[in-house]
């Protein structure tokens, strides 16, 4: 240098104007200025937890998930290490890695016959019989064969619903509830506005209490937190010190316009600038992603 392999980082920037969400501050209560304001996957909602409510004696069946050994973790179906198998010259990659001596099923080609043998050819043997040997096909030929990315068995695990959970404050409405007062010589109410008529009748009034619709508040972001160093450990990971403290809306803000600059392509006019948008919060997995950069390692390689 080339071709590989394993992993990591970034993933447009600056300014101005207008606008949006939040925080505290000031205010003449109209506002004002200041600060902060999406991701590595915020995605899929697949797995595991925190949290909340509901359910729940115990045991079994069913269903689903997992499956070498050891470790990590709040937990996991995740991660790490090692073993085995397998692919690769190699660095490394991948694994659907319990049980075939419980049972059922399945098996191309070849072969007479393939899992209860209607036993082929040749030879030998027997009173008789595949009874014995050899040949031939095949991975396997009367043999406790193979297959569980077939049923199954074994072991272990799994209650349900998800922040639209849930809690809290509570306007209004009601012929709902309780107590007192007034009224049966009928207040008042319903039947389309009025009259008649019909029906009901304290439903009136004063006070009280309840549930909880609209709406408000909490849950809600200090967290199994982030960064750096040191220590323990092969590692996952754990411990420790310092610093930082970083969106919190509620149908949902994080935007629009203009100018300039990067980068890529270019026919030199210009064009493009990925995937993608928080919704209670974490740990994973999976999937998407223009382009740029870095590091370790590999090779009968090339050059010095």
């Nucleotide at each position: 240098u080339a071709a590989g392999u394993a992993a990591u980082u970034c993933g447009c920037c600056u300014u101005a104007u207008c606008g949006c969400u939040g925080a505290g501050u000031c205010u003449u209560a109209g506002g004002a200025a200041u600060c902060a304001g999406a991701g590595g996957a915020a995605a899929g909602u697949c797995c595991g937890g925190a949290c909340a409510c509901c359910a729940a004696a115990g045991u079994g069946c069913a269903a689903c998930a997992u499956a070498g050994u050891g470790g990590c973790u709040a937990a996991c179906g995740g991660c790490c290490a090692c073993c085995a198998g397998u692919c690769g010259c190699g660095a490394g990659g991948c694994u659907a890695g319990g049980a075939a001596a419980a049972g059922u099923g399945c098996a191309a080609c070849a072969g007479a016959a393939a899992g209860u043998a209607u036993g082929u050819a040749c030879a030998g043997g027997u009173c008789a019989u595949g009874c014995u040997g050899u040949a031939g096909u095949g991975a396997a030929a009367u043999c406790a064969g193979g297959u569980a990315a077939a049923c199954u068995c074994u072991a272990u695990g799994u209650g349900g619903u998800g922040c639209a959970a849930u809690g809290u404050c509570a306007u209004g409405u009601a012929u709902a509830c309780c107590a007192g007062c007034u009224a049966u010589u009928g207040a008042g109410c319903g039947c389309u506005g009025c009259a008649c008529g019909c029906g009901c009748g304290a439903u009136g009034u004063u006070g009280g209490a309840g549930g909880g619709u609209a709406g408000g508040c909490a849950g809600c972001u200090a967290a199994a937190g982030u960064u750096u160093g040191c220590c323990a450990g092969u590692a996952a990971u754990g411990g420790u010190a310092a610093a930082c403290g970083u969106a919190g809306a509620g149908a949902a803000a994080u935007g629009a316009u203009a100018a300039g600059g990067g980068c890529u392509c270019a026919u030199c006019a210009g064009a493009g600038u990925a995937c993608a948008g928080a919704a209670u919060c974490c740990g994973g997995c999976u999937u998407a992603c223009a382009g740029a950069a870095u590091u370790g390692c590999u090779u009968u390689a090339u050059u010095a």